Context: one part of a larger RNA
RNA sequence: GCCAACGAGUUACGGUCAGUAGCGAGGUUAAGGCGUGAUAGCCGGAGCCGAAGCGAAAGCGAGUCUGAAUAGGGCGUAAAGUUGCUGGCAGUAGACCCGAAACCAGGUGAGCUAUCCAUGUCCAGACUGAAGCGGGAGUAAAAUUUCGUGGAGGGUCGAACCGGUGUACGUUGCAAAGUGCUCGGAUGAGGUGUGGAUAGGGGUGAAAUGCCAAACGAACCUGGAGAUAGCUGGUUCUCGCCGAAAUAGCUUUAGGGCUAGCGUCGUUUGCUGAGGAUAGGAGGUAGAGCACUGGAUGAGGUAGGGGGCGAAAUGCUUACCAAACUCAACCAAACUCCGAAUGCCUAUGCUUGAGAACGGCAGUUGGACUACGGGAGAUGAGUUUCGUGGUCAAGAGGGGAAAAGCCCAGACCGUCAGCUAAGGUCCUUAAGUGGAGACUAAGUGGGAAAGGAAGUGGUGUUACAGAGACAGCCAGGAGGUUGGCUUGGAAGCAGCCAUCCUUGAAAGAGUGCGUAACAGCUCACUGGUCAAGUGAUACUGCGCCGAAAAUAUAACGGGGCUGAAGUCACCCACCGAAGCUACGGAUUUGCGUAUGUCUGCGGAUAUGCGUGAGAGGUAGGCGAGCGUUCCAUACGCAUCGAAGCGGUACCGAGAGGAGCCGUGGAGCGGAUGGAAGCGAGAAUGUUGGC
Repeated sequence: GCCAACGAGUUACGGUCAGUAGCGAGGUUAAGGCGUGAUAGCCGGAGCCGAAGCGAAAGCGAGUCUGAAUAGGGCGUAAAGUUGCUGGCAGUAGACCCGAAACCAGGUGAGCUAUCCAUGUCCAGACUGAAGCGGGAGUAAAAUUUCGUGGAGGGUCGAACCGGUGUACGUUGCAAAGUGCUCGGAUGAGGUGUGGAUAGGGGUGAAAUGCCAAACGAACCUGGAGAUAGCUGGUUCUCGCCGAAAUAGCUUUAGGGCUAGCGUCGUUUGCUGAGGAUAGGAGGUAGAGCACUGGAUGAGGUAGGGGGCGAAAUGCUUACCAAACUCAACCAAACUCCGAAUGCCUAUGCUUGAGAACGGCAGUUGGACUACGGGAGAUGAGUUUCGUGGUCAAGAGGGGAAAAGCCCAGACCGUCAGCUAAGGUCCUUAAGUGGAGACUAAGUGGGAAAGGAAGUGGUGUUACAGAGACAGCCAGGAGGUUGGCUUGGAAGCAGCCAUCCUUGAAAGAGUGCGUAACAGCUCACUGGUCAAGUGAUACUGCGCCGAAAAUAUAACGGGGCUGAAGUCACCCACCGAAGCUACGGAUUUGCGUAUGUCUGCGGAUAUGCGUGAGAGGUAGGCGAGCGUUCCAUACGCAUCGAAGCGGUACCGAGAGGAGCCGUGGAGCGGAUGGAAGCGAGAAUGUUGGC
């Protein structure tokens, strides 16, 4: 891992609601007794519930309490209960099942390990050479010194022994801590044997929370014990009808609860619901505005301030600043002289088919994205927090290459029928290489900004132009004069000032380059040549640049596409879904109708037919069934072959049920009713097998 078997809402009691049955102003027995095949039947009225309430109570009573009250108000009166059975639900119990970390009690452990006690035992070899002692030297004597002797030391090197430094291997190992090489101690606070001591709220600890029998911040075993678990996981057959929530308030509350909201089932009510239309209302948002409250810009400008004058002044002055004020143009969630659209309330009639109250049972209170209106944030986030709608959640189908939340559209079943939606129609790939008119040349389309540009199309305004424009080419572009100043120089061309006059077709006291300064080149301006449009500017369509990223083209799904297979507006056709239509079937439900049964005559219930409507679905509510084991009753099958097992083309909407064949070799089944250890794929489920 697979297979098989086992594996989870049970039972008791007292409640509550529904269904059903009995009796009914009553209903019912409990213990116990008699008794039976029986839990049958018969006694047993103690007790309980109901038939009257109100008040703290005395008490009064269809009333009563409060109160001074014959007031008002509170609670009552006016609707029948009760006892079984069945089911739903909550409560008390382990209460659907499995699961802690822990807590407590009583015991078992120091054959591992920690420390201690008693008694034994072990430490090759080599080295160093303390004190002391002896001799010599030395001294007055000492001191001192030297040579020997001596053999000290938590001394040195290094086996056994003890340890475990570094590294490699090992890592389903040789091993639940090892092996190789290397390394530390090795007469000591040394190693080790045997016997003994200390025990869990404890011991021991050269102290690491270390160790106390391979997991010790409190051992292990058994018990309390099915501890508790607002947490995780799991929870077993079928079909039918409806179908949520992820919100509010409170919560030592936030991943849990309680109540409300939203679901379902029942009873009652009977137009109260929803939608659009019309009519009438309340309101201060969007927008706008500046009349208030504030903000804020420019111009003017008074008081006032600053500067100047003045010894001072209730002085003068001012190319300064500047409240108020005036003009112009603005800003505001907590501004408003104004002011929508929606939404909200009421009424009328229309369409539709809901709505409400009471009762039983829930689930939900982690939401997600998207569009729009806001807040927070950085006018960041697949961010966060509200509001309104949608989708997903709980929704399949078609489109979007792929893709819960986007677009289209809501799946009862069947059909080798048709029409459409979104989206598409060159190939991949179902359907147009469809029509007519433009644009784009960038593969733009098929990613991006500020900004940039004689890209190109469209629409304007304006200037010049056959009295010849624009561009090119030919020619001129002069004189006073090197204007004056400045300067070393300044001659059109460093800078400052002025910027005239003349000749002329025209020519600046000079547009740029240039020189040290001149020179030189060039422009403005003019003539000629040529010949028909040429400049400037505004708005706009589509393009261009701006454009760098990490495994691989990789920013159209791909191929590929250029009067398009791109873009814009228009037209026709077609394809395209579980949408719609057609035909058939089954089912739920409303209405009508027929038949049967029951009836307290109101009706209830079952079956059939007709007709209308409906059926996506998680949590969840409700309904109807299938199957397993056992029991009761009557009925059946079986050695001419039961159950079980294998095979199989049948029946049923399904759970499931037959028939036949084989195997097997002794029990089994259909019907009605009853009772449950009643249905397995999941729980790191349990046991077994492989």
Record summary: This is a predicted structure of a 690-nucleotide part of an RNA (large-subunit ribosomal RNA, domain II) from a Caldilineaceae bacterium. The sequence was found in a public genome assembly. Lineage of the source: Bacteria > Bacillati > Caldilineae > Caldilineales > Caldilineaceae. Rfam family: Bacterial large subunit ribosomal RNA. Its mean pLDDT, the model's own confidence on a scale to 100, is 86.